[in-house]
């Protein structure tokens, strides 16, 4: 350059034919304990960016960013 996949909380990740985002882990508070550990409860924070469609979009169309993977071109 072409094609494919892939971006959701500090990290990992599910998200049901578009119906309003969920868990673990970290982290904070608290309970337990003579302290820390372990356990249990509770809080804390999220859809890469810009547009578009639709009563509603993580989800669907454009365009764009960043990773990965297969081809090609050049040297």
């Nucleotide at each position: 350059u072409g094609g494919g996949g892939g971006a959701u909380a500090g990290u990992u990740u599910a998200g049901u034919u578009g119906g309003u985002a969920g868990a673990a882990c970290a982290g904070c508070g608290g309970a337990u304990u003579c302290u820390g550990g372990u356990u249990c409860c509770g809080c804390c924070a999220g859809c890469c960016c810009a547009g578009g469609u639709u009563c509603g979009a993580a989800u669907c169309c454009u365009g764009g960013u960043c990773c990965c993977c297969c081809a090609g071109c050049c040297a």